[in-house]
């Protein structure tokens, strides 16, 4: 003494798909909860992966990313929540 990555915390932005249908409880009606059913999203969180790289004689095997893939879980008015991005604070101590 300059102040990377990384991590945490306010703030602002932040897609996508059916206010579906049936039964039931509440209820003047709706809304709103639950339950089945078919349709569908993908950006929470979860499962897989490739190339490289390690063991192996070999056949295998193990680590190995994601916005890609599945759609378990989540979600498909609106609230919620939401990968990511940005400021600003606080820790952090790479590099010079």
């Nucleotide at each position: 003494a300059u102040g990377a990555a990384u991590g945490c915390a306010c703030a602002a932005g932040g897609a996508g798909a059916g206010a579906c249908u049936g039964u039931c409880g509440c209820u003047u009606u709706g809304a709103c909860g639950a339950u089945a059913g078919c349709g569908c999203c993908g950006a929470a969180g979860g499962a897989g992966u490739a190339a490289a790289c390690c063991c192996g004689g070999g056949a295998g095997g193990g680590u190995g990313a994601a916005u890609c893939u599945c759609u378990c879980a989540g979600g498909c008015a609106a609230a919620a929540g939401g990968a990511c991005u940005u400021u600003u604070g606080c820790a952090g101590g790479a590099c010079g």

The prediction has a mean pLDDT of 80.
A computed fold for a 96-nucleotide RNA from Paenibacillus agricola, annotated as Glycine riboswitch aptamer.
Taxonomically the source falls in Paenibacillus (Bacteria, Bacillota, Bacilli, Paenibacillaceae).